A computed fold for a 100-nucleotide RNA from a Chloroflexota bacterium, annotated as Bacterial small signal recognition particle RNA.
[in-house]
């Protein structure tokens, strides 16, 4: 001092943490305009039955609340992780020939 291979830079795409919504679980939840099930009383029948159907029960919707980070989605100056590409003005580093 030349020459070459990587790092930094840029973009893409993957991973994996973060944050957030949604779904799944639980729990509350419609006097009645949801369901089922209908004491009791109503109603119809001579009668045997039958019909509506309130309270209470049971279940649910819409909403709300809680639980675990299962799963989908969306995010981004998340990460000194990965593969491609793209840049070669600078700066690190490693190889080689050369010179003093």
């Nucleotide at each position: 001092g030349g020459u070459u291979c990587g790092g930094u830079c840029c973009u893409g795409c993957g991973c994996g943490g973060c944050a957030g919504u949604g779904a799944c679980c639980u729990g509350u939840g419609a006097a009645c305009c949801c369901c089922g099930c209908c004491a009791g009383g109503u109603c119809c029948g001579g009668g045997a039955g039958g019909a509506a159907g309130c309270a209470a029960c049971g279940g649910u919707a819409a909403a709300c609340a809680g639980u675990g980070c299962u799963c989908c989605c969306u995010g981004g100056g998340u990460g000194c992780c990965g593969c491609a590409g793209g840049g070669g003005c600078g700066c690190c580093g490693g190889g080689c020939c050369g010179u003093a």